[in-house]
């Protein structure tokens, strides 16, 4: 000089769950917390979580069980839901700083 590695972001597939009686996701502000190539540092950038706010979605069909009936309750199956969670693969990856490693 060049290169390589992390946590963790993103996508698609499959599996198993929650919702649909609307949480959850996404969005906004505040506090807290935590992690960030092998080493030290470490951000206005990443996660996470408390509390406040804005906004917000689709059901449908069967069966069953009590009940006079209205109406309920239980389960299946097909949807929907910027849904969890775990497998598997593709990708994208220390903000930066000084050392280290490999050529």
């Nucleotide at each position: 000089c060049a290169g390589a590695g992390u946590a963790g972001g993103a996508g698609a597939a499959c599996g198993u769950g929650c919702g649909u009686u609307a949480a959850g996701u996404g969005c906004c502000g505040c506090g807290c917390g935590g992690a960030c190539g092998g080493a030290g540092a470490g951000u206005u950038g990443c996660c996470g979580u408390g509390c406040g706010g804005a906004c917000g979605a689709a059901a449908g069909c069967c069966c069953u069980c009590a009940g006079g009936g209205a109406g309920g309750a239980g389960g299946g199956c097909u949807g929907c839901g910027g849904u969890a969670c775990g497998u598997u693969c593709u990708u994208c990856g220390c903000a930066u700083c000084u050392c280290g490693c490999u050529g």
Molecule: THF (Tetrahydrofolate) riboswitch aptamer
Organism: pig gut metagenome